The prediction has a mean pLDDT of 80. Transfer RNA from an Acidobacteriota bacterium, 79 nucleotides, folded computationally. It matches the Rfam family "tRNA". Rfam describes the family as follows. Transfer RNA (tRNA) molecules are approximately 80 nucleotides in length.
RNA sequence: CGGCUCGAAGCUCAGUCCGGUUGUGAGCAAUCGGUUGAUAACCGAUAGGUCGUUGGUUCAAAUCCAACCGAGCCGACCA
Numbered sequence: 001c002g003g004c005u006c007g008a009a010g011c012u013c014a015g016u017c018c019g020g021u022u023g024u025g026a027g028c029a030a031u032c033g034g035u036u037g038a039u040a041a042c043c044g045a046u047a048g049g050u051c052g053u054u055g056g057u058u059c060a061a062a063u064c065c066a067a068c069c070g071a072g073c074c075g076a077c078c079a
Stems, first nucleotide, its partner, number of pairs: 001075007010028005020059001030046005052068005
């Protein structure tokens, strides 16, 4: 320098390909409650998201397009 992949809850992810009900959810973690003599485990509930940023297309964008930012991988160049 070029190419590819990824970015969503505190963490790990499903959803993206094929747009359609407030940004939809899972596990773990957190908080509260139940249970226990008590703790762990187990059961239930609650809270938690500008879906990387900006712009575009559309009646409608996490989803399609472009640029940029960040992470990773491969290749080239130099030495």